[in-house]
Context: one part of a larger RNA
RNA sequence: GCCUACGAGUUGCGCUUCACUGGCGAGGUUAAUUCCUUUAGGGGAGGAGCCGAAGCGAAAGCGAGUCCGAAUAGGGCGGAAGUCAGUGGAGGCAGACGCGAAACCUAGUGAUCUACCCUUGGCCAGGGUGAAGUUCCGGUAACACGGGAUGGAGGCCCGAACUGGUGUGCGUUGAAAAGCGCUCGGAUGAGCUGAGGGUAGGGGUGAAAGGCUAAUCAAACUGGGAAAUAGCUCGUACUCCCCGAAAUGCCUUUUGGGGCAGCGUGGAGGGUAGUUUAGUAGAGGUAGAGCUACUGAUUGGAUGCGGGGGAAGCGAUUCCUACCAAGUCCAGACAAACUCCGAAUGCUACUAAAUGAUACUCUGCAGUGAGCCCGUGGGUGAUAAGGCCCAUGGACGAGAGAGGGAGAACUCAGACCAUCGGCUAAGGUCCCCAAAUGUACAUUAAGUUGAUAUAACGAGGUCUAUCUGCGAAGACAGCCAGGAUGUUUGCUUGGAAGCAGCCAUUCAUUUAAAGAGUGCGUAACAGCUCACUGGUCGAGCGGAUGGGCGUGGUUGAUACUCGGGCAUCAAAUGUACUACCGAAGCUGUGGUUUCACUUCUGAAAGGGAGUGAGAGGUAGGGGAGCAUUCCUUAUGCGUAGAAGCACAUUCGUGAGGAUGUGUGGAGUGUAAGGAAGAGCAAAUGUAGGC
Repeated sequence: GCCUACGAGUUGCGCUUCACUGGCGAGGUUAAUUCCUUUAGGGGAGGAGCCGAAGCGAAAGCGAGUCCGAAUAGGGCGGAAGUCAGUGGAGGCAGACGCGAAACCUAGUGAUCUACCCUUGGCCAGGGUGAAGUUCCGGUAACACGGGAUGGAGGCCCGAACUGGUGUGCGUUGAAAAGCGCUCGGAUGAGCUGAGGGUAGGGGUGAAAGGCUAAUCAAACUGGGAAAUAGCUCGUACUCCCCGAAAUGCCUUUUGGGGCAGCGUGGAGGGUAGUUUAGUAGAGGUAGAGCUACUGAUUGGAUGCGGGGGAAGCGAUUCCUACCAAGUCCAGACAAACUCCGAAUGCUACUAAAUGAUACUCUGCAGUGAGCCCGUGGGUGAUAAGGCCCAUGGACGAGAGAGGGAGAACUCAGACCAUCGGCUAAGGUCCCCAAAUGUACAUUAAGUUGAUAUAACGAGGUCUAUCUGCGAAGACAGCCAGGAUGUUUGCUUGGAAGCAGCCAUUCAUUUAAAGAGUGCGUAACAGCUCACUGGUCGAGCGGAUGGGCGUGGUUGAUACUCGGGCAUCAAAUGUACUACCGAAGCUGUGGUUUCACUUCUGAAAGGGAGUGAGAGGUAGGGGAGCAUUCCUUAUGCGUAGAAGCACAUUCGUGAGGAUGUGUGGAGUGUAAGGAAGAGCAAAUGUAGGC
């Protein structure tokens, strides 16, 4: 891992409540106990007790009323049949759907492991070092002191046994639930060790690591309380049919749990309340807008209360001002907590129309109370977030199908079943790939683009619209020629001559035209050039603004790429048009089923037919069934072969049923009821097998 078996909403109660069925009914009913019999889910006695038949008030009390109250006011609570049994739904108390703690308490068992202690024993090869003391010699006044010898101290040294466990390798479903190899520490000591004994669980023991206390230790192990508790996790078993949520509000020692409400479902009810549209009448201060309409904020200008600075004056005061600046005026502009104004929507009421069973009330049963994404209006944040918090609509959740390369939420569209029918939606029609290499006119040259989104800014890319200037009296570009004189204007300067800088009535003359000079250049001149003019040439040439497509800006981490191949009068982009493809949408044909209505039949339940509307679905509510085991009654089958097993055929929407053949070798169906140890894929489920 697979297979088989087992495995989870049960049972009890003088409990509570609701529904259905039945009995009796202003009543209903027995409990314990007991009697009888045909011994059974039997019949009788037993009225104790319980519920109901009247309530209100704290009570006295009154009573279909009563209480508050002065009240004959007003308000609160009352004023319509129950009860017993059975069955079912739910609740309560019990282990209460199943499994699961870590723990707590109680009574015991443990020191044969290990920690420490007590008693009594045992053990430590060999080698080295050589303390004190002693003695001899030297030495001293005597000591001291020095040397030789002797001696044999030490938690001394090296190193076996013994004991430990440093580093590393191996081992890691091991040879071993701690070992093996090499290496290493101690090895006369706080040493190691045998035997016997002691200390016991909030206790012991501990050279102290929360260590050890029998492979168990921040409180051992065993039995019991005990099925502790678990707002937590996991699991919770056959089928079909109808409906179908929530992730919100308030409160909560409450936030992953609950209570009430909201939203779902079943039943009952009265009855036209619901919804949509139109009209009419309303309430309201949002969007917007506005502000000499308030509050506040605010830019420029005019005026200038007051102030600063300066001057005069003994002072009073006066004068001045490129300063600040109140108020007022003109112009401009801002606000969630501003409003002289003010929508659209939404909301309320009435009327009308349309549409339906939507709405409402009572009652049984729930689940939900972690939501999430997208659009829109806001707050918060950084006009960040797949961010957080509201509102409103849609989706996912609980929704399959088509498109989007792939994809919870985007676009299209809501799947009862069958069908090798048809039409469409979004989206597509060169190939992968169903359908146009469609039509017409443009644009793009960047493979831009061809389904992620890109900025400020830059640029004789290109197309287009509008405005405007010049042009056969010849424009624009090119080429040829001129581009002069007063004058080197004046000033400044070492110099300043068109061209360092400053000034100026930047003037005048000759001209076809020529600046007191556009740029280069010189130390200054010179020189080149431009403006401007003529000639040549012969038809368009400039400027501005807007729009379209493109271009640079442009840069990311597994691997180039639009999904790919590939595509350039397109298979790109824009506009217009036609055809086609394309879904579980719509529709054709056949069928199933639910609800409502009509009709036929029937005593009823029900059954048949027709019409209409439905049949996605998690939590969850409701309905109808299948199968298993046993029991009752009836009735069958079986050694001429039961159950079980295997295969095949067949019937049923399905759970499942039937038949045949083989195997098997003794039991087992059907009908109507009843009762449950009543259905397994999951629980790191339990046991066995492989």

A computed fold for a 690-nucleotide part of an RNA from a Bacteroidales bacterium, annotated as large-subunit ribosomal RNA, domain II. RNAcentral holds the full RNA, with entries from ENA. Taxonomically the source falls in Bacteroidales (Bacteria, Pseudomonadati, Bacteroidota, Bacteroidia). The coordinates come from a structure-prediction model, not an experiment, and the mean pLDDT is 85. It matches the Rfam family "Bacterial large subunit ribosomal RNA". Its family is annotated with ribosome and structural constituent of ribosome in the Gene Ontology.